Model confidence (mean pLDDT): 85 of 100.
The RNA shown here (c-di-GMP-I riboswitch aptamer) has 79 nucleotides and comes from a Pseudomonadota bacterium.
NCBI's taxonomy places the organism under Bacteria, Pseudomonadati, Pseudomonadota.
RNA sequence: UCCCGAUAAUGGCAAACCCAAAGUAAUUUGGGGACGCAAAGCCACGGAUCCCAAGUGUAGGGAUGGCCGGGUUACCGAA
Numbered sequence: 001u002c003c004c005g006a007u008a009a010u011g012g013c014a015a016a017c018c019c020a021a022a023g024u025a026a027u028u029u030g031g032g033g034a035c036g037c038a039a040a041g042c043c044a045c046g047g048a049u050c051c052c053a054a055g056u057g058u059a060g061g062g063a064u065g066g067c068c069g070g071g072u073u074a075c076c077g078a079a
C1' cells in the first nucleotide's frame, strides 16, 4: 500500500414516526427522534421499483444511493 472488519478506540450518519415547508405526484429539505449502518460519504452509469403525462409512442420526463451492481474518496488497525 492492497485485501479484510474486531466484545478495540476516536468519532460519524440517521429508518419508522411527529411538526413545518416545497412538489401534480413519487419524493425532498429543516427540526425532533433512533431502526440500524464499516462507507447508511459522493456519483442516476446499468438493472429494478415508484410517480407524472401520453396512448402503441416499442418510447419521454422525474424520484429512490438506507433496492442490487458498478465507479470514486476516506477514519482506525486486532485476526
Base pairs, nucleotide, nucleotide: 004077005076012037013036017032018031019030020029021028022027035066041072042071043070045069046068047067048064049063050062051061052060